Predicted 3D model of a 104-nucleotide RNA (c-di-GMP-I riboswitch aptamer) from a Rhodospirillaceae bacterium. Its Rfam family is "c-di-GMP-I riboswitch aptamer". Gene Ontology term of the family: cyclic-di-GMP binding. The organism belongs to Rhodospirillaceae, within Bacteria. The prediction has a mean pLDDT of 82.
RNA sequence: ACCACGAAAAGGCAAACCGUCGGUAACGGCGGGACGCAAAACUACCGGUCCGAACGGCCAACCCAAGGAUAAUUUGGGAGCCAGCGGACAGCGGAGUUACCGAA
Repeated sequence: ACCACGAAAAGGCAAACCGUCGGUAACGGCGGGACGCAAAACUACCGGUCCGAACGGCCAACCCAAGGAUAAUUUGGGAGCCAGCGGACAGCGGAGUUACCGAA
């Protein structure tokens, strides 16, 4: 010096929650606040999780309208669903890059 490791020391970051701003939302910025973190520094590359105003697709049942013979099939819309597509999460895991200190 490098790799691994994480006692000590000096420090660092900051969950939930609250306030405020942005966003449809997930969520993010700023301030307060500390659950925790040896990479809780950075990067959406892989997996995973979350969101969905508009676009795309679906729709047995439900609601509304039309039609009809007091029916049925049907048509349109709403609600709902998928996540195609777009977005978010680095404090979900993996991977990549960088980094303070130095006992066993």